Molecule: transfer RNA
Organism: Verrucomicrobiales bacterium
RNA sequence: GGACGGAUAGCUCAGUCGGUAGAGCAGUUGGCUUUUAACCAAUUGGUCCUGGGUUCGAGUCCCAGUCCGUCCA
Numbered sequence: 001g002g003a004c005g006g007a008u009a010g011c012u013c014a015g016u017c018g019g020u021a022g023a024g025c026a027g028u029u030g031g032c033u034u035u036u037a038a039c040c041a042a043u044u045g046g047u048c049c050u051g052g053g054u055u056c057g058a059g060u061c062c063c064a065g066u067c068c069g070u071c072c073a
Stems, first nucleotide, its partner, number of pairs: 001072007010025004019056001027043005049065005
C1' cells in the first nucleotide's frame, strides 16, 4: 500500500424484509437463607464509532473518515 471482517448497555454479543433497540453476565432493590455465597423476583442502564446522503421512516441501504482484527505485498 491492497483485500476482507468488525465497532450496538459497564463486559461479551444478538438484532429477520428498512417500521417500538434486545439477551446473558454485571449493577441496584426486595425475597429466601444461620452467614458469605448460591437461588428467586423486580428493576436501572443506549451519542447503535464519527460526519454526510437516500427515505414518510435508517442499528440496517449508499458515500467519506477514524479505530481494531485477519490475510496479501